[in-house]
């Protein structure tokens, strides 16, 4: 890389280096010299895999040492259908995407 599966409206930053991006893509609309991406220290949320504890139990609850992950904005919005005077709002589903687990 590609395929299966669950999940995605909740939570979580600060210093230090560095200096113009950045939010997938495209369009919109934010973010950013009162510091973007990035790298680096120390925290944090979290509860996918695992471990461990309770539980009859593969359920389920709770813990958080390990492997990952995340830490503006609902995956920031977008399409499709419904419902509305209505480009608002609201309810459903799809693409695409992330991120985890297992498979090729």
């Nucleotide at each position: 890389u590609u395929c299966u599966u669950a999940u995605c409206c909740a939570g979580a930053g600060a210093a230090g280096g560095u200096g113009a991006g950045g939010g997938a893509a495209a369009g919109g609309c934010c973010c950013g010299a009162u510091g973007a991406a990035c790298c680096u220290u120390c925290g944090g949320c979290a509860a996918c895999c695992u471990c461990c504890a309770g539980u009859g139990a593969u359920u389920c609850u709770g813990a958080a040492a390990g492997g990952u992950g995340c830490u503006a904005a609902u995956u920031c919005c977008u399409c499709c259908g419904g419902a509305g005077a209505a480009u608002a709002c609201c309810c459903g589903g799809a693409a695409a995407g992330a991120u985890a687990a297992g498979a090729a």